[in-house]
Molecule: transfer RNA
Organism: candidate division WWE3 bacterium CG08_land_8_20_14_0_20_40_13
This record gives sequence, C1' cells and structure tokens, in this order.
RNA sequence: GCCGUUUUAGCUCAGUUGGCAGAGCGAUCCCUUCGUAAGGGAUAGGUCCCGAGUUCGACCCUCGGAAACGGCU
Repeated sequence: GCCGUUUUAGCUCAGUUGGCAGAGCGAUCCCUUCGUAAGGGAUAGGUCCCGAGUUCGACCCUCGGAAACGGCU
C1' cells in the first nucleotide's frame, strides 16, 4: 500500500425486507430469611463509532472517514 471482518446499555452479545432498540450478566429498590447465600419481582441505564447522502421514515441502503482484528504484498 491492497483486501476482508467487526464497531449496538457498565460488560458479553442479539437484532430487523428500511417502520416502538433488545437479552443475559452487572447496578438500584423491593419481597422472601433471625441473618447470609440462593430464589422471585420491579426500575434505571443508548449520540446503535463519526460525518454526509438516499428515503415519508435509516442501527439497517450508498459514499467518505476513524478504531480494533485478520490476510496479502
């Protein structure tokens, strides 16, 4: 230098043909217990990497950029 994959909640990751953004773990509160652990319930938590475009509407499509990882030279 060229090619590919990935980027979504604090962490690990889903997600949809373009139409309300989710799970598990974690956090907070509550129930249960004499207390702890375990168990159960509820709540909070998001610039979907950044910018632009297409569209009535973009996490999703197009273009450019960034970062991580891998391959080739």